[in-house]
RNA sequence: GCGGGCGUGGCGGAAUGGCAGACGCGCCAGACUUAGGAUCUGGUGUCGAAAGGCGUAAGAGUUCGAGUCUCUUCGUCCGCA
Numbered sequence: 001g002c003g004g005g006c007g008u009g010g011c012g013g014a015a016u017g018g019c020a021g022a023c024g025c026g027c028c029a030g031a032c033u034u035a036g037g038a039u040c041u042g043g044u045g046u047c048g049a050a051a052g053g054c055g056u057a058a059g060a061g062u063u064c065g066a067g068u069c070u071c072u073u074c075g076u077c078c079g080c081a
Stems, first nucleotide, its partner, number of pairs: 001080007010025003018064001026044006045054003057073005
């Protein structure tokens, strides 16, 4: 340089173009315990007093509607040279 894959909460990882973040781990609080561990229950993106808004690497496009389709850029991995 050329071709291809991937990029989503703190981490892994789901989501048919139609409720974004299922499920697991971690973390926080409580129950249990002498204490801890294990187990169980609830909570856990962000702004805001609330109502509500924003958020899938960045930007643009298609569409009534995009994490998903198209284009460009960035990062990363694999192959070829």

A computed fold for an 81-nucleotide RNA from a Clostridia bacterium, annotated as transfer RNA. NCBI's taxonomy places the organism under Bacteria, Bacillati, Bacillota, Clostridia. It matches the Rfam family "tRNA". Rfam links the family to the GO term triplet codon-amino acid adaptor activity.